[in-house]
Order: sequence, then structure tokens, then C1' cells
RNA sequence: CUUAUCAAGAAAGGCUGAGGGUAAUGGCCCUGAGACGCCUUGACAACCUGUCCGCUGCAAGCGGGACAAGGUGCCAAUUCCAACCCGCCAAUGGCGGGACAGAUAAG
Repeated sequence: CUUAUCAAGAAAGGCUGAGGGUAAUGGCCCUGAGACGCCUUGACAACCUGUCCGCUGCAAGCGGGACAAGGUGCCAAUUCCAACCCGCCAAUGGCGGGACAGAUAAG
């Protein structure tokens, strides 16, 4: 950079000690009943590999299914919400769509 997905799912123990929710901002929330981070173990998931099955005369192929062994990922809140644009409504607001930004996988 390209493609796909992002409303589901899944925590215990140890170490540490004050911030964290991955730019900044606003809101809201988590947090000395120990957050964030690191390690161990366990789970969740099924993107890739693999195995098996199905479709197929075989093979190839499949944007079909199963398993969860391997590579990742992930285990507060929708990517926590908003912000920018558009639409609708009973309109200090609500709902929906999109963009930007980001995360993950594969290339």
C1' cells in the first nucleotide's frame, strides 16, 4: 500500500505501583477492594496453515461445513461515545448511513 472484518465471544494467579480507556480534544467510564503494563496458566474466536467432510466423474476450484494441531489475534464498556459530511424524526435531542483515524488478519 491492497483486500476483508470490527454490535458476538472469552479471566484467574504472580510481579509492579498510578494512572488507564493507543495521537490530541470533549464526554463518559475503569482504577490503592490495585488499574495500565509484564509474566504464567487458562479461555474465546476461526483470519491464515493443516486435517476431515460436502459440492464435483477425477482433478482444479468453492464467498460450503466440522475440528482447534500450528501461525497470529483477543479476553470492561459497539473501535466506550462524540467530533467531520449526509438523511429522517414528534428535534437543546434521537436514529440511521458515510468519511477520517485506528485495530486485526492475509498478501